Context: one part of a larger RNA
RNA sequence: UGUUGGUUGUUUGAAGGUAAGAUCCGUUUAGUACGAGAGGAACGAUGGGUCGCAGUCUCUGGUGUGUGGGUUGUCUGACAAGGCAAUGCCCAGUAGCUACGCUGUAUUCGAUAAGUGCUGAAAGCAUCUAAGCACGAAGCGAACCCUAAAACGAGACAGCCAUUUUCGCAGAAAUGCGAGACGAGAACUCCGGAAGAAGACCGGUUUGAUAGGUUAGGAGUAUACGAUGCAAGCCUUCGGGCGAGUAUUUAAGCUCUCUAAUACUAAUGG
Numbered sequence: 001u002g003u004u005g006g007u008u009g010u011u012u013g014a015a016g017g018u019a020a021g022a023u024c025c026g027u028u029u030a031g032u033a034c035g036a037g038a039g040g041a042a043c044g045a046u047g048g049g050u051c052g053c054a055g056u057c058u059c060u061g062g063u064g065u066g067u068g069g070g071u072u073g074u075c076u077g078a079c080a081a082g083g084c085a086a087u088g089c090c091c092a093g094u095a096g097c098u099a100c101g102c103u104g105u106a107u108u109c110g111a112u113a114a115g116u117g118c119u120g121a122a123a124g125c126a127u128c129u130a131a132g133c134a135c136g137a138a139g140c141g142a143a144c145c146c147u148a149a150a151a152c153g154a155g156a157c158a159g160c161c162a163u164u165u166u167c168g169c170a171g172a173a174a175u176g177c178g179a180g181a182c183g184a185g186a187a188c189u190c191c192g193g194a195a196g197a198a199g200a201c202c203g204g205u206u207u208g209a210u211a212g213g214u215u216a217g218g219a220g221u222a223u224a225c226g227a228u229g230c231a232a233g234c235c236u237u238c239g240g241g242c243g244a245g246u247a248u249u250u251a252a253g254c255u256c257u258c259u260a261a262u263a264c265u266a267a268u269g270g
Base pairs, nucleotide, nucleotide: 005161006160007159008158009157010156011155015147016146017145021051022050023049024048025047026046027045028044034039052105053104054103055102056101060099061098062097063096067092068091069090070089071088072085073084074083075082076081107143108142109141110140115135116134117133118132164181165180166179167178168177169176170175188270189269190204191203192202193201210266211265212264213262214261215260216259217258218256219255220254221253226249227248228247229246230245233242234241235240
């Protein structure tokens, strides 16, 4: 854009896709059937392993150049707070992403292939085949799952809104065509993310918790600065001075990709 008004929701299913995948082992059947013995199954039931596929992040790990802490060199005069050095290096680590983690990955039916048969003539016999009938595979089709009305035969159902009006032309009129007005709705702009390469998708826009901020909870680091007390030891003019560190204040301080509350800020307006 089309589907012959628009919009919201629910659907039918033509058609398409498809790993409701592969394989191995154990238990039972059963020391049974079978077999003189030696030996030794299967149908069915059930438990697990490996590989693959799909989903997922509660747990276990990885990452985590958001974050917290330690520490070296150097610079900002010192303290404090910081910059740079591969994130300087190191120790931890939420969310997210992820595997090495977790979950799922029963089956049945139909038509057949090779093959196995029944009945049975041509050919008085025989023969699965010529007529007819019955079985038979990890393969094929279907059930199942996913997409799907752009399936031009463009579908169906339900709710809501609109289906108004002016002028011009044609026409006897109904009406048709063209240009406007009004208008439901949608889009853009705007605040955003469970979405995302761009589009798209999803949510919000004051009748509001959409994002930020603030507060609270939770989470991560690991006990902040300052102050006070203590302190190995060093120096001393014997008066004292310096002092890593340590204890208390302090489960502190700092931070948050999480959750909730709260219109403080921005979603005004067009």